[in-house]
Context: one part of a larger RNA
């Protein structure tokens, strides 16, 4: 000089920023992932309308609302950790003729014809409970099946060095509808038409995002020198998006290694960050970028994409609940608790902005985020007064007893009004979106919708906060280490190798500028000093 610090005294205020470095220890209660009704059936409630009525009410349609369920998308992001990983984990270059890629942009061809079922519902039934069973019934952008195939895929053939491309032949393989609006034609009429907007298949290509696979760089120990049988290669054959001993079966006998394998201990990496002139040393906290874990170990499933933090199964240990048959769970998300600790914040408030996810849209969800709280933890700012005042007051210390000093300090007079304190105004951060009005331009037979432009409306947690003005008022706001050299800054007194200081030298045994203490003095200053730690 730095510090995610901490301890000790000591503390006015703001503005940024910053906070479990220990036990990858256990967690109580709340919350963190939903969302679509413009994919479907149904259930409940409200509210219009019709019809029946024994006036109780029944029922039927049609709106609005919610509820659980099938379906689709999200749930693999975004958040936290840093436990293991000396490794193609990370970094830097590169390769993929060894690959994948949902939503999202471009282009081109479709988007036909059918069946069979299953929740919810009803009924029965089992269980303490978590949760099933059983018959019955029904609906889809849920599932199956034909048909069709511009492109893709497979097989033959020809051009081609080729398994790349290019052309010909045969075969395989698709799909789903939802809303909004209109009435143009022989006919058909609010659909089966016609249009538009969202979506569905099939294929090529971008985008993004990922997988693999190589060169180089990545601590410490030789008081660790030998290590390795799927080991090292080849055949066939399985797998995998994809190469590959990734696996298997045979066949052979290799492969690594003193340029340090093998072990063992440490340890996420890296952009930076601290320090230094710089070479280099340390470091891996907030931010960023990549891994890797999610109570402990194994496994798969779905799905573009996981072997999946707040899914699923298996086992283990720990907690809970039980009718003792048998279930539940998992904070290394945000808060909070207990415990460990020298030590590290609220069970706040909003989704107004940003950004995600779902939706056509409005919109709902979002402990991401934006914000408040707490903490001198750290930067930076500001204050604590300002000028005049000598009789150099009292009063402390010290004295040679003459006076020095504290000291223009104080008192007194004139002043200002920053912070803090009370009142009044009162912000930017807001752009959208959507209604409503009003214009254009494409489409279309027309229209409607979509797309653009314009006005009027609507939206702020923070917050009645910053900021402004104005009242009052020197009030409320300085301390902490030093002082024998090194290193600025000296005297009394106590004490008597004691009680004590010390970073190194070193003081202290009767005059101690080194030890209490005082008074004065020097450095810093809302901080000042030890303590750890780094250059």
């Nucleotide at each position: 000089a730095u510090u995610g610090a901490a301890c000790g005294c000591u503390g006015g205020c703001g503005g940024c920023g910053u906070g479990c470095c220990u036990a990858a220890c256990a967690c109580a209660u709340g919350c963190a992932a939903g969302u679509c009704g413009a994919g479907c059936g149904g259930g409940g409630a409200c509210g219009g309308a019709g019809g029946g009525u024994u006036c109780g009410c029944c029922u039927u349609c049609c709106g609005u609302u919610u509820c659980a369920g099938c379906g689709g998308c999200g749930c693999a992001c975004g958040g936290g950790u840093g436990a293991g990983u000396a490794a193609c984990a990370c970094g830097u270059g590169g390769a993929u003729c060894a690959u994948c890629u949902g939503c999202c942009u471009u282009u081109c061809a479709g988007u036909u014809c059918g069946g069979a079922a299953c929740a919810a519902c009803a009924g029965u039934c089992g269980g303490a409970a978590a949760c099933a069973a059983c018959u019955g019934c029904u609906g889809a952008u849920a599932c199956c099946g034909g048909a069709u195939a511009c492109g893709a895929u497979c097989c033959c053939c020809g051009c081609g060095g080729a398994g790349a491309g290019c052309g010909g032949g045969g075969g395989u393989g698709a799909a789903a509808g939802g809303g909004g609006g209109c009435c143009u034609c022989u006919g058909c009429a609010u659909a089966u038409g016609c249009u538009c907007c969202c979506g569905c298949u099939g294929a090529a290509a971008g985008a993004u995002g990922a997988g693999u696979c190589c060169g180089c760089g990545c601590c410490u120990c030789a008081u660790u020198a030998g290590g390795u049988a799927g080991u090292c290669g080849g055949u066939g054959g399985g797998g995998u998006a994809a190469c590959g001993g990734c696996c298997u079966a045979c066949c052979g006998a290799g492969c690594c290694u003193g340029c340090g394998a093998u072990g063992a201990g440490u340890a996420g990496c890296c952009g930076g960050c601290c320090u230094g002139a710089g070479a280099g040393g340390g470091u891996a906290a907030u931010c960023g970028g990549c891994c890797a874990c999610a109570c402990u170990g194994g496994g798969a499933c779905u799905g573009a994409a996981a072997c999946a933090c707040g899914g699923c199964c298996c086992a283990g240990a720990c907690u809970c609940c039980u009718a003792c048959g048998g279930g539940a769970g998992g904070c290394a998300g945000c808060a909070g608790u207990g415990g460990g600790g020298a030590a590290u914040a609220u069970u706040g408030c909003g989704c107004a902005a940003u950004g995600g996810a779902c939706g056509a849209a409005a919109g709902u969800c979002u402990g991401a985020c934006g914000c408040a709280g707490c903490g001198a933890c750290g930067c930076c700012g500001c204050g604590u007064g300002a000028g005049g005042g000598a009789c150099g007051a009292a009063g402390g210390u010290c004295u040679u007893c003459g006076g020095a000093u504290c000291g223009u300090a104080a008192a007194c007079c004139u002043c200002u009004g920053u912070c803090g304190g009370g009142a009044g105004g009162g912000a930017a951060g807001a752009a959208u979106u959507g209604u409503c009005c009003g214009g254009g331009c494409u489409c279309c037979a027309a229209u409607c919708a979509a797309c653009c432009c314009g006005g009027a409306u609507u939206u702020g947690a923070c917050g009645g906060u910053a900021c402004c003005u104005c009242c009052a008022a020197a009030g409320g706001a300085a301390g902490c280490a030093c002082c024998g050299g090194c290193c600025a800054a000296c005297u009394c007194c106590g004490u008597g190798c004691c009680a004590g200081c010390a970073g190194c030298c070193g003081c202290g045994g009767u005059a101690a500028u080194a030890c209490g203490g005082a008074g004065g003095g020097u450095g810093c200053g809302a901080g000042c000093g030890u303590u750890a730690a780094u250059c």

Small-subunit ribosomal RNA, 5' domain from an uncultured bacterium, 535 nucleotides, folded computationally. Its Rfam family is "Bacterial small subunit ribosomal RNA". Rfam links the family to the GO terms ribosome and structural constituent of ribosome. For this family Rfam cites "Crystal structure of the ribosome at 5.5 A resolution" (Yusupov et al., Science, 2001). The prediction has a mean pLDDT of 84.